[in-house]
About this RNA:
A computed fold for a 582-nucleotide part of an RNA from a metagenome, annotated as large-subunit ribosomal RNA, domain V. The RNAcentral record of the full RNA draws on SILVA. The coordinates come from a structure-prediction model, not an experiment, and the mean pLDDT is 84.
Context: one part of a larger RNA
RNA sequence: CCCGCGGCAAGACGGAAAGACCCCGUGAACCUUUACUACAGCUUGGCAGUGAAUUUCGGGCCUAUUUGUGUAGGAUAGGUGGGAGGCGUUGAAUCCGGGACGCUAGUUUCGGUGGAGCCAACCUUGAAAUACCACCCUGAUAUGUCUGGGAUUCUAACCUAGGCCCGUGAACCGGGUCGGGGACACUGCCUGGUGGGUAGUUUGACUGGGGCGGUCGCCUCCUAAAAUGUAACGGAGGCUCGCAAUGGUUCCCUCAGGCUGAUUGGAAACCAGCCGUAGAGUGUAAAGGCACAAGGGAGCUUGACUGUGAGACUGACAAGUCGAACAGGUGGGAAACCAGGUCUUAGUGAUCCGGCGGUUCCGAAUGGAAGGGCCGUCGCUCAAAGGAUAAAAGGUACUCCGGGGAUAACAGGCUGAUCGCGCCUGAGAGUCACAUCGGCGGCGCGGUUUGGCACCUCGAUGUCGGCUCAUCGCAUUCUGGGGCUGAAGCCGGUCCCAAGGGUUUGGCUGUUCGCCAAUUAAAGCGGUACGCGAGCUGGGUUUAGAACGUCGUGAGACAGUUCGGUCCCUAUCUGCCGUGGG
Numbered sequence: 001c002c003c004g005c006g007g008c009a010a011g012a013c014g015g016a017a018a019g020a021c022c023c024c025g026u027g028a029a030c031c032u033u034u035a036c037u038a039c040a041g042c043u044u045g046g047c048a049g050u051g052a053a054u055u056u057c058g059g060g061c062c063u064a065u066u067u068g069u070g071u072a073g074g075a076u077a078g079g080u081g082g083g084a085g086g087c088g089u090u091g092a093a094u095c096c097g098g099g100a101c102g103c104u105a106g107u108u109u110c111g112g113u114g115g116a117g118c119c120a121a122c123c124u125u126g127a128a129a130u131a132c133c134a135c136c137c138u139g140a141u142a143u144g145u146c147u148g149g150g151a152u153u154c155u156a157a158c159c160u161a162g163g164c165c166c167g168u169g170a171a172c173c174g175g176g177u178c179g180g181g182g183a184c185a186c187u188g189c190c191u192g193g194u195g196g197g198u199a200g201u202u203u204g205a206c207u208g209g210g211g212c213g214g215u216c217g218c219c220u221c222c223u224a225a226a227a228u229g230u231a232a233c234g235g236a237g238g239c240u241c242g243c244a245a246u247g248g249u250u251c252c253c254u255c256a257g258g259c260u261g262a263u264u265g266g267a268a269a270c271c272a273g274c275c276g277u278a279g280a281g282u283g284u285a286a287a288g289g290c291a292c293a294a295g296g297g298a299g300c301u302u303g304a305c306u307g308u309g310a311g312a313c314u315g316a317c318a319a320g321u322c323g324a325a326c327a328g329g330u331g332g333g334a335a336a337c338c339a340g341g342u343c344u345u346a347g348u349g350a351u352c353c354g355g356c357g358g359u360u361c362c363g364a365a366u367g368g369a370a371g372g373g374c375c376g377u378c379g380c381u382c383a384a385a386g387g388a389u390a391a392a393a394g395g396u397a398c399u400c401c402g403g404g405g406a407u408a409a410c411a412g413g414c415u416g417a418u419c420g421c422g423c424c425u426g427a428g429a430g431u432c433a434c435a436u437c438g439g440c441g442g443c444g445c446g447g448u449u450u451g452g453c454a455c456c457u458c459g460a461u462g463u464c465g466g467c468u469c470a471u472c473g474c475a476u477u478c479u480g481g482g483g484c485u486g487a488a489g490c491c492g493g494u495c496c497c498a499a500g501g502g503u504u505u506g507g508c509u510g511u512u513c514g515c516c517a518a519u520u521a522a523a524g525c526g527g528u529a530c531g532c533g534a535g536c537u538g539g540g541u542u543u544a545g546a547a548c549g550u551c552g553u554g555a556g557a558c559a560g561u562u563c564g565g566u567c568c569c570u571a572u573c574u575g576c577c578g579u580g581g582g
Stems, first nucleotide, its partner, number of pairs: 001582008010574003014569002022404004027400002029396004035201005041194003045190005051154011063142004068137001078136005085119003095112007158181003162178006204216003213233001217239006240385001241283001242342002247301007255279001257275005281290002284347001286345003305328004311322004317386001330339003353379007361372002411457001412455001413453003417450001419446006428437002464539001465537003469531001470528005477502003480497006504518005545563004549558003
């Protein structure tokens, strides 16, 4: 050096299982509920199957009879039309009695008496005679008819797990009969309610993982690197309007502040003089503007117009923005001119659907209409603001699927804020900066803490602690050597060198750690995937069961607690131990 055999399991991010944790998917499934929407079920009412009688209370219609004082007025004028006569021995006026109505004035009717008259255009009145006739209105009465509600009764529909008989040798079923109930119950259709009982679904995104929190559209500034544009859960603020004058035009004016002077009057009121480029003001945030004013006043006014729009700017689009000029008519101005809102940039919402106004448009044979179009306008915190629907919340540890190391938890990596250690300076303590300690501040080293980042790994890199077995570093706990000492000695303090070896056993706790007990020369600190589960354990954490406290309406949930809870692998290669052959 080559080839074996027996072993061990450190590595081959070993094998097994397209990670179950985590996130993502406009994935799924179950579960919950005061999510949404349906449906069953339950319930309300109507109609039907569904009939009779009595009584009571209503409604409609026909017929008949009646009914009607606002004031003025012989008085209790319903309306309109016809109309100058009508009624009366088929019994008028008058008187007596009874009834009805009633605004207490009277109206009307019935019976008796009576035996020939009574009433009408008259004066008033909006309207002229119930003198007479007709058609109606408001209420009332009576008969008839139709119909509805309530109550009671009935029996014939309908019901009867009440008795008996039969089919029949039958605890069903059917028929019959007697009894009970009864137009109810029950059923169908329509209808209002209720309705996790059931079903289908929804339950946003961004995010230095996700959740919680915050945000989501528009305007201004910075970031923005001197055109434009430009991101972040970067730094600051505003908006979802206001104004009929705070708009248009013509004419006029100049601020804030300071100094000086001056009655009340003061630091600041109003007044005068001087200085005063803007520090004032501008409806509202900021920026850019603005004194030649866009700032401050006054006069007149409505251009805060209608129809168009050359040509441009921004934008992926949708859309947004600027705009001379032309036509019509208008305001201000002597005029030239200016005016299609506001110093400018925020003050917002597509489409669908529907409402309102207009319209010379269409109009299912034709004429209309219905309906639609077009023009104008209205209805969205559709604010998750380019708006999925008119309409929507949760749980899952019982879970599942597709994916992701595009993204978290372990470990590693990078970083080193934090952490550990060291150094500089020397305020201060110590009589004396440095025996010892060392404020504030500064500079490093390390990569053991807590973090940050999210770079390998989610077609799997098993996670705390213990056991076993270790190996390394030195910032050394003991043992060794030394310097200084505020080292007399014995003990110590501190620093330097030094990693050869060593570095205990118990109690409590799952503990690492820690506290305690007893020892020891000492009971070191760290790295090694917080060394080591294809070596063991499985007490903790971290599935499914169950309970408590708490939270939640609930399903359920809790770095809260509690009892319980399957740890697989026969070693191919590397490595290591032992051994054999060449």